[in-house]
Context: one part of a larger RNA
């Protein structure tokens, strides 16, 4: 230039009482406003100590600051079950041998590695300034080995089962969630009415075990006998023959139980400055609606015909057969390592910034309404650092 641009979304602010030199920004109350399929709440990714307390205001903060993701300091993350490590495969990597190549190195088979996918088990209350499916409290479950009783043809890297899987659509049966009723606490004032068909708050409870229900799917079971399953099979496939309408499997929900517990108060008492800490605890039921959540990897349809391997269950081979081993039931033992604070549509991630950008997944109240739409609006969050 200039005390000029601008001070980063026009969702909002007003008071009053702390504290302090100092308050329009900090605490705490009250009263307004804004978000509300997000501007709430829980996770992945990423960040890496930002998290919580005391002390501080130099510098960061687009103004102030006593206050902050700022200095300094001390604290804080507890798992047999969460998620990973593990076991087990894909896609892609690697790659004994093998093919190509002068080679150097290129493909590649079995094999190994590789989760975004399959594999065993926990739930409710309660606690810290700061963690909790992890601590405590209750009340469960799994797997593995042991050791004892009982029974008893085990045995695999091999055969077979299983695991095991598109797309659309459509009816059921149910929770979850709401609403109303009833009950069980409190309240009835200041002009009109009001003891009542009135107002305001509550009516919460898991996993687990036991029952096996709406439903779904397969007939079931015994004998023979077999060119298949690369050897072997009592398994599985094929084939024929007796017997019978049941049986078996797999199933959301509900009931009981868990629970004579927990929870649940404007209730009392002691300390007190905010706020602690102990004591006793009511009601906790029906009805009506109702999901896109479970039954469901179901049914029904279509054609472009929609992973794979293990745990897991059944066969024998070799080989063992007083063992060993394998099934039950009781009663000990063990479950290592590693992650867990704290941001997470955002001031803590990715954008030089405390930036109107970008970021994956899950929850889903009440009125309206076809709806996750659109206004209002609960819980919770905020009023966008002049």
């Nucleotide at each position: 230039g200039a005390g000029u641009a601008g001070c980063g979304a026009u969702a909002a602010a007003g008071g009053g009482a702390g504290u302090g030199a100092a308050a329009a920004g900090c605490u705490c109350c009250c009263u307004c406003g804004c978000c509300g399929a997000a501007a709430a709440c829980c996770c992945a990714a990423g960040g890496u100590u930002u998290c919580c307390u005391g002390c501080g205001c130099a510098a960061c903060g687009u103004u102030c600051a006593u206050c902050g993701g700022c200095g300094c300091a001390g604290g804080g993350u507890g798992a047999g079950u969460c998620g990973g490590c593990c076991c087990c495969u894909a896609a892609g990597g690697u790659g004994a041998g093998g093919c190509a190549g002068a080679g150097a190195u290129g493909c590649g088979u079995a094999g190994c590695u590789g989760a975004u996918g399959g594999g065993a088990a926990a739930c409710g209350g309660g606690u810290u300034a700061a963690a909790a499916u992890u601590c405590c409290c209750g009340u469960a479950c799994u797997u593995u080995u042991g050791u004892u009783u009982a029974c008893u043809g085990c045995g695999a890297u091999g055969u077979g089962g299983g695991g095991a899987c598109g797309g659309a659509g459509a009816a059921g049966g149910u929770u979850a969630g709401g609403u109303g009723g009833g009950c069980c606490g409190g309240g009835u004032g200041u002009u009109g009415g009001a003891u009542g068909u009135c107002c305001c708050g509550g009516u919460u409870u898991a996993a687990g075990u036991g029952u096996g229900u709406a439903g779904g799917c397969a007939g079931a079971u015994c004998c023979c006998u077999u060119a298949g399953g690369c050897a072997a099979a009592u398994c599985c496939g094929g084939g024929g023959g007796g017997u019978u309408a049941a049986u078996g499997c797999u199933g959301a929900g509900g009931c009981a139980u868990g629970a004579u517990g927990a929870c649940g108060g404007u209730g009392c008492u002691c300390c007190a400055u905010u706020g602690g800490a102990g004591c006793c605890g009511a009601a906790g039921u029906c009805a009506c609606u109702g999901a896109u959540a479970c039954c469901a990897a179901g049914c029904u349809u279509c054609c472009a015909a929609g992973a794979a391997a293990a745990g897991c269950c059944a066969c024998u081979a070799a080989g063992c057969u007083u063992c060993a081993g394998g099934u039950a039931a009781a009663c000990g033992a063990a479950a290592a390592c590693c992650g867990u604070a704290c941001c997470g549509c955002a001031a803590a991630c990715c954008g030089a910034c405390a930036c109107a950008g970008g970021u994956g997944g899950g929850u889903a109240g009440g009125a309206u309404g076809a709806g996750a739409a659109u206004u209002c609006u609960a819980a919770g969050g905020c009023g966008c650092u002049u």
A computed fold for a 386-nucleotide part of an RNA from an Acidimicrobiales bacterium, annotated as large-subunit ribosomal RNA, domain III. It matches the Rfam family "Bacterial large subunit ribosomal RNA". NCBI's taxonomy places the organism under Bacteria, Bacillati, Actinomycetota, Acidimicrobiia, Acidimicrobiales. The prediction has a mean pLDDT of 82.